About this RNA: Predicted 3D model of a 75-nucleotide RNA (transfer RNA) from Candidatus Iainarchaeum sp. The RNAcentral record of the sequence draws on ENA. Its mean pLDDT, the model's own confidence on a scale to 100, is 80.
RNA sequence: GGGGUUGUGGUGUAGCCUGGUCCAGCAUACAAGCUUUGGGAGCUUGCGACCCCGGUUCGAAUCCGGGCAACCCCA
Numbered sequence: 001g002g003g004g005u006u007g008u009g010g011u012g013u014a015g016c017c018u019g020g021u022c023c024a025g026c027a028u029a030c031a032a033g034c035u036u037u038g039g040g041a042g043c044u045u046g047c048g049a050c051c052c053c054g055g056u057u058c059g060a061a062u063c064c065g066g067g068c069a070a071c072c073c074c075a
Stems, first nucleotide, its partner, number of pairs: 001074007010028004020058001030046005051067005
């Protein structure tokens, strides 16, 4: 220098190909409450996310363009 894959709560992950529903789901962590002699476990509730910018569209996490970062391959 060229090519490919990936980027979503504190952490991990689904959703993307095929745009749309009410609050972007699930697990874990954290906070509060219930339960317990206490702790743990369990139950309920809460908390918090689409890498950045632009475009298309009535509507974008999803499509398109550019950029950034990580990993892999080639040179």